[in-house]
Two RNAs folded together computationally: RNase P RNA and transfer RNA, 479 nucleotides in total. It holds a member of the Rfam family "Bacterial RNase P class A". It is annotated as a ribozyme. Rfam links the family to the GO terms ribonuclease P activity, tRNA processing and dimeric ribonuclease P complex.
């Protein structure tokens, strides 16, 4: 100059207010009086995520939604800890939506071509053609040109990315055309729990990118949220309408006939009990299967009533301390504590003195413009307030100390 | 306190499963027509709420952050 980590973030007294609990007194009750002890956060915030808890649900698939590199931590996690690979930095370190692209898409514009694609600038022009020239009775040689035919995709241009990368051969020029090296496939062998490293063979050999495109594929997932949800009071108008459906056997009461108040037969309607079985509709996310409830009952929709009171309400997957294990995250033991529980919403206000920053200024050192164990001294003190309750992660934050490492 | 939507010119809207000077209405501004305004015709100005990521490129895909609505004894 950085980098990574903790931890403070006002303190002390006084008077005066405010809630909680236990005692104890007092009052019929309601409440009041005294003593004691307690009384906001690292983020209570955002409400991303996980769960504990509480209803509804027997259950199974689809679909849907989350999450991806490996081994651990944990109750769980999308979180933490250690490790691989990849990038960034000199460097302590920090990043990482890190599985799969020969199923379907999607790569604008610009280039000649954007996935088996390509020839604008370019090189060549061996072979064949055509022209000169020499040499020759010729056929043919030989030198040179043009770049027509034809070859090439190494160079250069253009894009965010051009179909392996450098160096030598080779060739007309040129390409893995050959060679070494890297690189890439396959085999195999060490090392490691495992992602992967590292050596070695063979091989002339890679069908780019994109999954925070569709998609596959490994794990995970019931759905609601303390305003969940128990309980007890008291109201109203068991109001209105609207879809169903009132079925089957028994008994038993009641009737009614016979008769010996036993007892037998019969039963329409009423009342009550058992049993089956059944429509519509109803069951905490969507369909689809199952099951469950449902006959004087069930749902829907409308309007009315009531907006009280108690509990849920904080002893916890808890905190301190210390021993062991472990690189660690974090486990285990032992001791020892109880640290907010409001109800329109308490934890406050005021005084003094200290602490922390501090702009001017005056004083003393130096050339500048900085320095101080100086002195004075407006001014400010940050981000911000439980609300069922815990374990993260992102946000906001004046100033201040500690500790490692570059 | 818990659940849930949303943000495009000055307003009201398309749009967006990626390459647009982000289209349209109405407003404003200038022309023009008319004896003048008014309508009409014609241009011109203006927006993706803000910050990081993925991609060659984000209004659109994804993460925060800010703002505003809805609903719960």
């Nucleotide at each position: 100059a950085g980098c990574a980590g903790a931890c403070c973030g006002g303190g002390u007294g006084g008077u005066c207010g405010c809630u909680c609990g236990c005692u104890g007194g007092u009052u019929c009750c309601c409440g009041c009086c005294a003593g004691c002890g307690g009384g906001a956060g690292g983020a209570a915030a955002g409400u991303c995520c996980g769960g504990a808890c509480u209803c509804c649900a027997g259950g199974g698939g689809c679909a849907a939604g989350g999450u991806g590199c490996u081994g651990g931590g944990u109750a769980a996690c999308g979180c933490c800890c250690a490790g691989g690979c990849g990038g960034a930095g000199u460097g302590a370190u920090c990043c990482g939506a890190c599985a799969c692209c020969g199923g379907c898409g999607c790569c604008a514009c610009a280039g000649a071509g954007a996935a088996g694609a390509g020839a604008c600038c370019g090189c060549c022009g061996a072979u064949g053609g055509c022209c000169u020239g020499c040499a020759g009775a010729a056929a043919u040689g030989u030198a040179g040109g043009c770049u027509c035919a034809g070859g090439c995709a190494a160079g250069g241009g253009u894009g965010a990315a051009a179909c392996g990368g450098c160096g030598g051969g080779g060739u007309a020029a040129g390409a893995g055309c050959c060679c070494a090296c890297c690189g890439c496939a396959u085999u195999u062998g060490u090392g490691g729990u495992g992602a992967c490293a590292c050596a070695a063979a063979u091989g002339g050999c890679a069908g780019g990118g994109u999954a925070a495109g569709c998609g596959u594929c490994g794990c995970c997932u019931g759905g609601a949220g303390c305003a969940a949800g128990a309980c007890c009071a008291a109201a109203u108008a068991g109001g209105g309408g609207g879809a169903c459906g009132g079925c089957c056997a028994g008994g038993a009461c009641g009737c009614c006939g016979g008769a010996a108040u036993g007892c037998c037969g019969g039963u329409a309607a009423g009342u009550c009990c058992u049993g089956g079985g059944c429509a519509a509709g109803g069951c905490u996310g969507g369909c689809c299967c199952a099951g469950c409830c449902g006959a004087g009952g069930u749902c829907c929709c409308c309007g009315g009533g009531u907006a009280g009171g108690u509990c849920g309400c904080u002893a916890g997957a808890g905190g301190a301390u210390c021993g062991a294990g472990g690189u660690g995250a974090c486990u285990c033991g032992a001791u020892u504590c109880c640290c907010a529980g409001a109800g329109a919403a308490a934890u406050g206000a005021u005084c003094a003195c200290c602490c922390c920053c501090g702009a001017c200024u005056c004083c003393g050192a130096g050339u500048a413009c900085u320095c101080g164990u100086g002195a004075g001294g407006a001014g400010g003190g940050a981000c911000a307030g439980a609300a069922u309750c815990c374990g993260g992660c992102u946000u906001a934050u004046a100033g201040g100390u500690c500790c490692g490492c570059u | 306190g818990g659940c849930c939507c949303c943000a495009u010119c000055g307003u009201c809207u398309a749009g967006u499963g990626g390459u647009c000077c982000a289209g349209g209405a109405c407003a404003u501004c200038a022309c023009u027509c008319u004896u003048u305004c008014a309508a009409g015709g014609u241009g011109a100005a203006g927006a993706c709420a803000c910050g990081g990521g993925u991609u060659c490129g984000a209004u659109u895909c994804c993460c925060g952050u800010u703002g505003g609505g809805g609903c719960c004894g």